[in-house]
Molecule: small-subunit ribosomal RNA
Organism: soda lake metagenome
RNA sequence: GUUUGAUCCUGGCUCAGAACGAACGCUGGCGGCGUGGAUUAGGCAUGCAAGUCGAACGAGAAUCCCGUGAACGGAAGCUUCGGCCGAAGGGAUCGGGAGGACAGUGGCGAACGGGUGAGUAACGCGUAAGCAAUCUGCCCCUGACUGGGGAAUAACGUUUCGAAAGAGACGCUAAUACCGCAUACGAUCUUCCGGCGACCUCGCCGGAUUAUUAAAGAUGUGUCCCUUUAGAGGGAUAUGUCGGUCGGGGAUGAGCUUGCGUCCUAUUAGCUGGUUGGUGGGGUAACGGCCUACCAAGGCUUUGAUGGGUAGCUGGUCUGAGAGGAUGAUCAGCCACACUGGGACUGAGACACUGCCCAGACUCCUACGGGAGGCUGCAGUCGAGAAUCAUCCGCAAUGGGCGAAAGCCUGACGGUGCGACGCCGCGUGGGGGAUGAAGGCCUUCGGGUUGUAAACUCCUUUCACCCGGGAAGAAAAAUCAUUCCGUGAAUAACGGGGUGACCUGACGGUACCGGGAGAAGAAGCCCUGGCUAACUCCGUGCCAGCAGCCGCGGUAAUACGGAGAGGGCGAGCGUUGUUCGGAUUUACUGGGCGUAAAGGGCAUGUAGGCGGCUUGAUAAGCUUCGGGUGAAAUUUCCGCGCUCAACGCGGAAAAGAGUCGGAGAACUAUCAGGCUUGAGUUCAGGAGAAGAGAGUGGAAUUCUCGGUGUAGCGGUGAAAUGCGUAGAUAUCGAGAAGAACACCAGCGGCGAAGGCGGCUCUCUAUUCUGAAACUGACGCUGAAAUGCGAAAGCGUGGGGAGCGAAUGGGAUUAGAUACCCCAGUAGUCCACGCUGUAAACGAUGUGCACUUGGUGUAUUCCUUUUUAAGGGGUGUGCCGUAGCUAACGUGUUAAGUGCACCGCCUGGGGAGUACGGCCGCAAGGCUAAAACUCAAAGGAAUUGACGGGGGCCCGCACAAGCGGUGGAGCAUGUGGUUUAAUACGACGCAACGCGUAGAACCUUACCAGGGCUUGACAUGCAGCUGCACGCCCCGGGAAACCGGGGAAGCCUUCGAGGGUGCUGCACAGGUGUUGCAUGGCUGUCGUCAGCUCGUGCCGUGAGGUGUUUGGUUAAGUCCAUCAACGAGCGCAACCCUCAUUCUUAGUUGCCAGCUUUCCGCGCAAGCGGGAGGGGAACUCUAAGGAGACUGCCCCGGUAACGGGGAGGAAGGUGAGGAUGACGUCAAGUCAUUAUGGCCCUUAUGCCCUGGGCUACACACGUGCUACAAUGGCCGGUACAGAGGGUCGCCAACCCGCGAGGGGGAGCCAAUCCCAGAAAGCCGGCCCCAGUUCGGAUUGGAGUCUGCAAUUCGACUCCAUGAAGUUGGAAUCGCUAGUAAUGGCGCAUCAGCAACGGCGCCGUGAAUACGUUCCCGGGCCUUGUACACACCGCCCGUCACAUCACGGAAGCCGCGUGUACCCGAAGUCGCCGAACCAACCCCAAACAGCAAUGUCUGGGGAGGAAGGCGCCCAAGGUAUGUGUGGUAACUAGGAUGAAGUCGUAACAAGGUAGCCGUACCGGAAGGUGCGGCUG
Repeated sequence: GUUUGAUCCUGGCUCAGAACGAACGCUGGCGGCGUGGAUUAGGCAUGCAAGUCGAACGAGAAUCCCGUGAACGGAAGCUUCGGCCGAAGGGAUCGGGAGGACAGUGGCGAACGGGUGAGUAACGCGUAAGCAAUCUGCCCCUGACUGGGGAAUAACGUUUCGAAAGAGACGCUAAUACCGCAUACGAUCUUCCGGCGACCUCGCCGGAUUAUUAAAGAUGUGUCCCUUUAGAGGGAUAUGUCGGUCGGGGAUGAGCUUGCGUCCUAUUAGCUGGUUGGUGGGGUAACGGCCUACCAAGGCUUUGAUGGGUAGCUGGUCUGAGAGGAUGAUCAGCCACACUGGGACUGAGACACUGCCCAGACUCCUACGGGAGGCUGCAGUCGAGAAUCAUCCGCAAUGGGCGAAAGCCUGACGGUGCGACGCCGCGUGGGGGAUGAAGGCCUUCGGGUUGUAAACUCCUUUCACCCGGGAAGAAAAAUCAUUCCGUGAAUAACGGGGUGACCUGACGGUACCGGGAGAAGAAGCCCUGGCUAACUCCGUGCCAGCAGCCGCGGUAAUACGGAGAGGGCGAGCGUUGUUCGGAUUUACUGGGCGUAAAGGGCAUGUAGGCGGCUUGAUAAGCUUCGGGUGAAAUUUCCGCGCUCAACGCGGAAAAGAGUCGGAGAACUAUCAGGCUUGAGUUCAGGAGAAGAGAGUGGAAUUCUCGGUGUAGCGGUGAAAUGCGUAGAUAUCGAGAAGAACACCAGCGGCGAAGGCGGCUCUCUAUUCUGAAACUGACGCUGAAAUGCGAAAGCGUGGGGAGCGAAUGGGAUUAGAUACCCCAGUAGUCCACGCUGUAAACGAUGUGCACUUGGUGUAUUCCUUUUUAAGGGGUGUGCCGUAGCUAACGUGUUAAGUGCACCGCCUGGGGAGUACGGCCGCAAGGCUAAAACUCAAAGGAAUUGACGGGGGCCCGCACAAGCGGUGGAGCAUGUGGUUUAAUACGACGCAACGCGUAGAACCUUACCAGGGCUUGACAUGCAGCUGCACGCCCCGGGAAACCGGGGAAGCCUUCGAGGGUGCUGCACAGGUGUUGCAUGGCUGUCGUCAGCUCGUGCCGUGAGGUGUUUGGUUAAGUCCAUCAACGAGCGCAACCCUCAUUCUUAGUUGCCAGCUUUCCGCGCAAGCGGGAGGGGAACUCUAAGGAGACUGCCCCGGUAACGGGGAGGAAGGUGAGGAUGACGUCAAGUCAUUAUGGCCCUUAUGCCCUGGGCUACACACGUGCUACAAUGGCCGGUACAGAGGGUCGCCAACCCGCGAGGGGGAGCCAAUCCCAGAAAGCCGGCCCCAGUUCGGAUUGGAGUCUGCAAUUCGACUCCAUGAAGUUGGAAUCGCUAGUAAUGGCGCAUCAGCAACGGCGCCGUGAAUACGUUCCCGGGCCUUGUACACACCGCCCGUCACAUCACGGAAGCCGCGUGUACCCGAAGUCGCCGAACCAACCCCAAACAGCAAUGUCUGGGGAGGAAGGCGCCCAAGGUAUGUGUGGUAACUAGGAUGAAGUCGUAACAAGGUAGCCGUACCGGAAGGUGCGGCUG
């Protein structure tokens, strides 16, 4: 942030933070420090990673030196000239030395260092202890020795076999290799003695005694001697050094034991046979069932054994306020492993990463006979993977091995490289710079923004680049020189110290420093709807897409894509994954359970937890003090070093647990003692549907029998099925049977709960009250366990009256597997057994204590005056204070305040389901998940709306009436159909005689055809035109228009200007689209009485109050009351018209009275009409007043007000109109107009001709005319109002049957005209019929309007004379001057479709008991799962698609148990004649005077090949078990804009709902029984 219209709460989901051995996407300048195979403990080519010592030993190549000096050579000399002699040279050969490679014997090392985390839930690790039960090479300290002999064997040589790896035979030789002997300070052993020990299954020290037991040499120097040609070698002696042996001690390392701590799972509850212990023996360095024989039968476990799953552990790391949670890379400690499994050997140390043997898998070589190998060392390679580096340099430093040392070895390590993988630092420039440039974007067109940003100008130069200089890391050791000390006879040598000299750098020409050049080489990524910092335009149009949650997108998207702008971070930025946090959302800190998830159905009670008052002791917990430990690194603090930081160094601090010692004694605990208040027992009394068994009673129902009696009964909304003339129902009597107990009866009683109801008896238990006595904490709770446990159901056997699932029938219905009716089986009842569940509810666990009150009731006790009243217990109700609670509510019977213990909850669905287990005869119960899916599900309260909820009230709403519509014909509108087009809109009321108050052309928007393109119309710009516009003529054409020609021709300051036309550009134009982008206007609820606000008050809040309530009204009208007091918009009134009257005024209106005149009639009087005077009375006109206000009287009432009455023209709003609150319907209108966006631009614009909007099988609405006698027709005759009139109304008069024509007076109108009102009245005819009703239709003839009546006008005359005889279901209007009926006028308009609309007057009714019902509305209240608001919501089957999962014959793995078979290597044991050098014994031979030596043979001791045995890896057979995968088929589940069937639930949801159970049914569901109120 997200559930709602809104609210509070509960509750989940999601986000913002930090972190990472990361990966991916886009991007990428430099440096420092770190870090880098997390996956296949998968397989590995190649190189390197463990050697070293010649001062332990034999042998000894190359090379060098010394000696020897062959062949050759031939100087000098001599010569008999043939030659002789023969130097130097030459270097063969041999000898010796130096040298020290390769390999070997021997020693030490190779058990360290390095890697990995497979295994391991374990004394493996951590921590703290122990070993009096142990070992320890090299190292340190110390004691004593180091004598004298012997026999071999590698190498080597010769040789055999083999492809190779390698092996064999014979022969020689050395040692610090090997073997005896001597000696023994000692050590060990036997047997004893003494002392000591915080540690006592014994240990240590000392003494005596017996037996056993060692060794190796190498090398430096001095002196002497011997050998030797020389180098050199040997010996003696002295003195050093390094070794060797036997001891003692230390240090270090290792082994073993123990306390405590160390993940999940009970859907793993029992495990165990060397198992637990003992004795003897064996074995080990050492204790031990470690092994073995025998004996005993133990050992472990709910404080979780055994089994299963997962996992290396820790210091630490990440997160967090902390407590915690997660984690165990790098570094450090421990463990484990080294291809897999087993085994031992050697050794101080291994059961051994680069050793050995065996088995197995795999790879390689092979001559096929055999062999070789093990990167989880450093690099590297393949594979798998989202993913993890160089086959680098160096031993310079640190460390390790060997060596006396030099030194050698060292993929440990030090460095460099690669990777933005992380952390840290730096840079990509700084100052100035407004015409606020250009460009981009937006725009209200003014401008704004990008933006001082750029350009430009002045500076700087880090980093990178180039040039030059250039470290620290190096100091030791050794050697040499010198000096001091020690040892020594010594000035030698050696050891130690000092000084000096010499020598050593992988990194690296690196860090760093200086110089040079130039702003020069260096910015991206994500985001911009809310959370969450940042907004506009365009494109798209539920498409494409976005998305962490809520959610965006269906033509104006700040949410998609692009752009501009902005925000954030920055060499990085985002995404994904994971962890902690937020999450008090597992709650120790720090949550809950009446209704949100959550109290077990109830009790008894085991373990456990907790426990009254008091005394003493102890000191386990507890408190406190101290000792030791808590490795280093890390973290924190202080300081320091790299220019800072990261990083590093030094110092300090820090905590828990556990451990040891001392002290304390309040609390807990333990032990001992006491107490009585908790608890219990006894006694007396009491109440009760408490339980069990037995017996018993009356009423009612049904049945049977009998009597009376006759046609119906019964049942329902109404009926029918059913029963009844074979006698029912009704009624009387008798009998039978089963079940249940009316009244009493009561929010009365009892019980733990379920539950319990006639009466009596018996048995059993609980509880309360009272008063004492007794016991002396005996208590509370309670996992497991055990018992009880409504109804339904099950088993066996009874019973069966009534009722009654199922079932049958009758109704209802679209259907009716239901509701209603008639029947009716199980069942309901009893006995015995099982089941074990309910809305088993107060939806509230049990116990104890405390905390204001009032009022009932049941029972009991006390006091009193024994009635009443009062008081005290125990129960059970109601109302309410504080408090609590989200609210509702609760409130001494707590949901308040506390304590103790138990049970339970952690989002909704999936699901109380699956699997497994336990229980059950079954039905089923108990225990109890996951995958998947949703962003909610939910509680309480609020405002509305709704209800086949309630109350009150109103309205032509019904009723009572009158007249219509619906049937006919016609008119008109609409739908539909048709058409080239039949233009568009309006669609329940509230579209349909509506927009349209006038479609032949026009209108006109539609169609066809013909034309125009700056346009029919507006404005501006540019250019051209001496020029208008217009007029005239000709041609084409239907016209519009096109083409051609002509005449005349404006003003002027002569520049031009105005105007016009043409061309071109901007633009015009659009009845094109969106009324769901809008303004405005309108309809409707509704002229209904409502809708709100301010302040106050109430409520956590939505909100309430006011506005409710009681009256009253047409009215939220008014009155009264009231936590409200006031106010606004509505109502009413104010306005207009009409009704009465007054005043004023008096022409064109009026004419009573007066007068004149004319005409007519009359003898006259006079009457009638007209006109002129005159009049202002009356009517009228039109301006202003008056009048009506419940004002007056009576009655009722507090009042408001109501009823009646008087007066009055009018009486309670006098009648009518205008006037329409907040709002609802995305109601209507873009086609009145206006207007945003979109669309068209030689066309969706404009003009013209013709057509269409007038079509016509039909359907509907609204009307007219009728169907006739209250009428029609004919004749006569009377009375209006309101309007209109100059492109007009039109008089008189004439013509025409008439429409009309002619005519022209008057009138711009109270003057003249339209204009005859009609119904009515009087008289006459018609005589009930398709007519003398009715007038449609059609024919003919006309009139008028108009350019034009064919499509398509109205009217007239003659003729024609259709349907129709009062209208089905249904439906409309109207309450008085109304309905009904009659005519008149007007607007539009050339004319007309008008029978429509708007007005006017004439004639002029009936009825209203009343508010039950229909419709609409108002107020209050109630329920609600509705809020798009009942046209709402919503359930289940079926069908389709997708997904995950359960079952399943079987199939395939993996793990593991048991039994048996086989049994490699190897240890151990036994055997081992034949094999064997050293030691022992015997014998012979030889040498020697002898001692003795040599040699040979035999035996012994000892060893050994080999054999056998035990154990045992791998393997095999059989059979279980656990777990996983897969599977025909199958079950349910979830999800999915518009599928099917119904309507179960939410309102009394139309049968109140729900719970448990049983039966039934396509499905929701129905019914029975019992229960609950939600």